[in-house]
RNA sequence: AGAGUUUGAUCCUGGCUCAGAAUGAACGCUGGCGGCGUGCUUAACACAUGCAAGUCGUACGAGAACUCUUUAGCUUGCUAAAGAUAGUAAAGUGGCGCACGGGUGAGUAACGCGUGGGAAAUCUACCUCCGAAUCGGGGAUAACCCGUCGAAAGGUGAGCUAAUACCGGAUGAUAUCCCAAAAACUCCUGUUUUUGGGAUCAAAGGUGGCCUCUACAUGUAAGCUACUGUUUGGAGAUGAGCCCGCGUACCAUCAGCUUGUUGGUAGGGUAAUGGCCUACCAAGGCAACGAUGGUUAGCUGGUCUGAGAGGAUGAUCAGCCACACUGGAACUGACACACGGUCCAGACUCCUACGGGAGGCAGCAGUGGGGAAUUUUGCGCAAUGGGGGAAACCCUGACGCAGCAACGCCGCGUGAGUGAUGAAGGCUUUCGGGUCGUAAAGCUCUGUCAAGUGGGAAGAACAUGAUCGAUGAUAAUACCAUCGUUUAUUGACGGUACCACUAAAGGAAGCACCGGCUAACUCCGUGCCAGCAGCCGCGGUAAUACGGAGGGUGCAAGCGUUAUUCGGAAUUAUUGGGCGUAAAGGGCGCGCAGGCGGUUUCUUAAGUCAGAUGUGAAAGCCCGGGGCUCAACCCCGGAAGUGCAUUUGAAACUAAGGAACUUGAGUAUGGGAGAGGGAAGUGGAAUUCCUGGUGUAGCGGUGAAAUGCGUAGAUAUCAGGAGGAACACCGGUGGCGAAGGCGACUUCCUGGACCAAUACUGACGCUGAGGCGCGAAGGCGUGGGGAGCAAACAGGAUUAGAUACCCUGGUAGUCCACGCAGUAAACGGUGAACACUAGGUGUAGCGGGUAUUGACCCCUGCUGUGCCGCAGCUAACGCAUUAAGUGUUCCGCCUGGGGAGUACGAUCGCAAGAUUAAAACUCAAAGGAAUUGACGGGGGCCCGCACAAGCGGUGGAGCAUGUGGUUUAGUUCGACAUACGCGAAGAACCUUACCUGGUCUUGACAUAGAAAGAACUUUCCAGAGAUGGAUUGGUGCCUGCUUGCAGGAGCUUUCAUACAGGUGCUGCACGGCUGUCGUCAGCUCGUGUUGUGAGAUGUUGGGUUAAGUCCCGCAACGAGCGCAACCCUCGUCGUUAGUUGCUAACAGUUCGGCUGAGAACUCUAACGAGACUGCCUACGUAAGUAGGAGGAAGGUGAGGACGACGUCAAGUCAUCAUGGCCCUUACGACCAGGGCUACACACGUGCUACGAUGGGGUAUACAAAGAGCAGCGAUACGGUGACGUGGAGCGAAUCUCAAAAAUGCCUCCCAGUUCCGAUAGUAGUCUGUAACUCGACUACUUGAAGUUGGAAUCGCUAGUAAUCGUAGAUCAGCUAUGCUACGGUGAAUACG
Repeated sequence: AGAGUUUGAUCCUGGCUCAGAAUGAACGCUGGCGGCGUGCUUAACACAUGCAAGUCGUACGAGAACUCUUUAGCUUGCUAAAGAUAGUAAAGUGGCGCACGGGUGAGUAACGCGUGGGAAAUCUACCUCCGAAUCGGGGAUAACCCGUCGAAAGGUGAGCUAAUACCGGAUGAUAUCCCAAAAACUCCUGUUUUUGGGAUCAAAGGUGGCCUCUACAUGUAAGCUACUGUUUGGAGAUGAGCCCGCGUACCAUCAGCUUGUUGGUAGGGUAAUGGCCUACCAAGGCAACGAUGGUUAGCUGGUCUGAGAGGAUGAUCAGCCACACUGGAACUGACACACGGUCCAGACUCCUACGGGAGGCAGCAGUGGGGAAUUUUGCGCAAUGGGGGAAACCCUGACGCAGCAACGCCGCGUGAGUGAUGAAGGCUUUCGGGUCGUAAAGCUCUGUCAAGUGGGAAGAACAUGAUCGAUGAUAAUACCAUCGUUUAUUGACGGUACCACUAAAGGAAGCACCGGCUAACUCCGUGCCAGCAGCCGCGGUAAUACGGAGGGUGCAAGCGUUAUUCGGAAUUAUUGGGCGUAAAGGGCGCGCAGGCGGUUUCUUAAGUCAGAUGUGAAAGCCCGGGGCUCAACCCCGGAAGUGCAUUUGAAACUAAGGAACUUGAGUAUGGGAGAGGGAAGUGGAAUUCCUGGUGUAGCGGUGAAAUGCGUAGAUAUCAGGAGGAACACCGGUGGCGAAGGCGACUUCCUGGACCAAUACUGACGCUGAGGCGCGAAGGCGUGGGGAGCAAACAGGAUUAGAUACCCUGGUAGUCCACGCAGUAAACGGUGAACACUAGGUGUAGCGGGUAUUGACCCCUGCUGUGCCGCAGCUAACGCAUUAAGUGUUCCGCCUGGGGAGUACGAUCGCAAGAUUAAAACUCAAAGGAAUUGACGGGGGCCCGCACAAGCGGUGGAGCAUGUGGUUUAGUUCGACAUACGCGAAGAACCUUACCUGGUCUUGACAUAGAAAGAACUUUCCAGAGAUGGAUUGGUGCCUGCUUGCAGGAGCUUUCAUACAGGUGCUGCACGGCUGUCGUCAGCUCGUGUUGUGAGAUGUUGGGUUAAGUCCCGCAACGAGCGCAACCCUCGUCGUUAGUUGCUAACAGUUCGGCUGAGAACUCUAACGAGACUGCCUACGUAAGUAGGAGGAAGGUGAGGACGACGUCAAGUCAUCAUGGCCCUUACGACCAGGGCUACACACGUGCUACGAUGGGGUAUACAAAGAGCAGCGAUACGGUGACGUGGAGCGAAUCUCAAAAAUGCCUCCCAGUUCCGAUAGUAGUCUGUAACUCGACUACUUGAAGUUGGAAUCGCUAGUAAUCGUAGAUCAGCUAUGCUACGGUGAAUACG
């Protein structure tokens, strides 16, 4: 210090979320030790039990018992007495204390608290200091005893007694009050002092000691003395009460509150001022600077956070306040309206004999309850402090300690060194390895903590006793008091801290996280399931996000989660934000309060600035030092405490007061402009209506119609009349007005602005919360008016519907007058005022200058209104002297989206409604500007058999074929726009992947090891076959070597294990290949420039092209992939070459290019030529376009191959390859049979037809391109035919398939036919082991639907469509009417 999240991406606005620190915490998992702290935040809920306030015999009277001893009696276990216990316990009178200490935060928004002051308006027990005094009397009463009432608590009657209890009396001033006089002081309600007089008010003794004086006379009493107490004054200290300035939460949806209220006089009351209380008088007092009301809350020092300013908080510690079951009240007292006091009332609990009583843990422990949650019914007064006491001492749940709790902070430990075979094991793996990991083991060490044994503190000094000494008092060296020396006694914690020794690595690590933010990654499981999640978001079969594991990261006796606070958040912005479009300028003006305010000068000193003084408690924070081994913690000192108050000074600025000024503002004079406002009057055009004339069948209306009007005379047209409303042209980003708004003309009344020149006033100004006024349209009320238009309404259309758009009608309303209402996209979406900051160019109004006779033109000033544009600003768009720039002043408004401008409340209104204005809940966005694509029944330009113009089809029929569906044991699978005569260029077996049955398990196939055997081959049996069994012949090839033999290659069999195998899944894990957009003209890059950025530019623009083809221009310049060209075929010519092809001339001929011959032609197949807008004309800057010439071919000559970046998670795991998953005596392999060929139906693609441009018969020309040895198969013969017999020729420019067909001629005569050929029967042919399921073909017979096809839909622009045949691949055969090629004949049309 930031980050994530809105978008395809970007910038901004803006919210949400995270990382930090903290906590009196809680929960989950885990847990070794110690120190120091902390521990009911909830029910101020209720409380059992114990303790928490007593003490004093040196104030007073009285005074036991148990027990023990002794004595006496004697019925030897009882009674009595004395003594001790003991002047003790307990109780009482009295004194002091109980108002402190301790708890809690309910109440309180207040002089309660904080801070600083005031008292000339006060009190203060105990304590300290200084004075004075303490004389002399009296009467009671508790205790006690006796009686009595009551269950008890408790009460009552009679009697006795004491005091430092109580009550008179005396004395009494420096006390209080009054009167008189004087002085001093003052902050000026007076205070203080002095003098004189008057009035009023006191007391208590106790203890110790001593006899010097007096009395009795041992010693005591009076007395003396010491201490203490008492009374009365003064002063101090301490504490308390009171008053004031300032500060101190939220709500205005609380705006008015108040009658003891505000003040005065008099009185009462208090320690004291005061309406504190009372009487009377006056009518005040408070409030927008927030009264009153409501809600919440103890306040502060501080604490947490933050860079700070701030924000939040108010546990522990400390100060103040308030409270003590709830409410009220007083008594006592120095102090209380009193936590462990009293009285009354109430609620609750308890006791009861039902008549009555008792109680108050928000003291310490503890209990119940509530709650996520908070401890022991501990020890001790040893220390510190408090109460009482002369003291010892007693009391003290204050306090000191211990216990419980990881609740927090701090510290320590759980070992250290070495150790590679990188062990075993886990995990993972590309199988090579990697990792846990020097980690472990092993070896060498150390000894903190814990354990055991032993030792063992400080905290203790007062005080008291004793000893010694000094001082005071005294007659005194006694005694007493005070001070000092020495000594003795006192420890809850605690045998604790600490120290030493012993032994031993031994007893001591977890938690969270690992998709991004955010440090840390893999495997398995799961399969939008289970689950995770702070935000974004993960999970639908390869999850780094779920669960587990391995590994890693972070922190560590803790770690996470939850809750809360601050921070980040400049997200309430004083520091430090905004309002044209993101949330946000009030609709506009006038204007009170308020805020701000021109120039010069003088004064004051309120603000301001500087100095000084006081205060700002301690603790805390900070700095320095010190003590616990360190730290936390504690101690000491300092600083700080930004504040408040007092005081001294300064005088620039603000302010206040005085004096002046003219530039802000205003007034006067003279002008012109204007739909500025109000009132009255006038005018013409048009619509409608009425009357009359002419005139006849329609008018009107619409996309088209209809409703409607019209023969009772409309519409149209002419004339006359009525009435209402609005003012064409001029008319203009022209004018006026504050805004809303204002438009015929004339008159009257009236507001404002502007220009020019001088004069005057002298800051009179700006803004403006509330307030007041104006305020479009629509609406409301009352009364008029009503031509046109027109909500509502009616009818007609449209439509699936049409409560609409369109049409015909039509009422409120629109108009006028007077009221109400008070809102608009009331917009420049831009508040008002002032100043400053480049210009250019229009326009409206009024001036000036030059020149001129004048006008125009030109230059120039002010005011208004527009456009363009620099700097600057802005998120960008844009704004830009009319600012959204730079500054000042004032007002209004905003703080995520929705809920909602809503509810409730209040105000206003006749109502409609307006103004003001929330919350619950919900989302992680909502939004602005700009960018790139896509989309539009948006625009422009352009293209395409896209439409149109044509030709022929499909859709109807029968059949073929594919698909869906259905069926089935199975009808294998895939493909659905871009699938459907598709994969399949050929399912009877095989294919085959499917089904049924029979079988095999290292396997049908591959590699590796061992053993054996040549390979191979004949025959037979069982079986559906796979298979099983038996059997015959046989020894090869290569190398070495003389053979034998050995080795090798290949093959077969057997055995064993690794493995094989899978057309099983995932095409959404992939490669490759393919389809489609689309042969559409596009798609990009480098550098540069530009923009905050996404991006843009280039590639846009003007032309042109089939083309991002080319040209021109241009912040672009270049380049790449595409286009084109290069390739192939066809079209013309040439050259070369002539066999199997060809035959013009010549010759021969069996008349067949057959033979000789020829190389001309055709053809074959190689190389070339040719076409380039090259030439001409026109247009054009050019590119190019149009026409023409020549040419076989003309503007890409025709066709093909060729398919940019990409899109469709398009198709294919079943061509192949391949990750992952799955099967492994089966999802692998073999065999037989069946199925893929099923069939109510639906769709696609085709074939054949429905006939005469035809069918049948017959005759006879002209092709191209192919194929052929397990082949094509001629001539010939047989068969009606399919075909058979037979075999010439040919591995093919030679032979064969091979006949081309449409064509010509004859016939048929429009019919279900001499059309059509489905279906079916019989008989055959061919292929093949085998045609049943399930082949093709032939012959004869049969002869169905169908007579040109609804809605809809397809192809085609020329050698094309249409039509006619031919060949081939696959293939034993074939379902081919398919597909791929080939040629023959050969159109029509394109305005657009």
A computed fold for a 1392-nucleotide RNA from a metagenome, annotated as small-subunit ribosomal RNA. Model confidence (mean pLDDT): 83 of 100. Rfam family: Bacterial small subunit ribosomal RNA.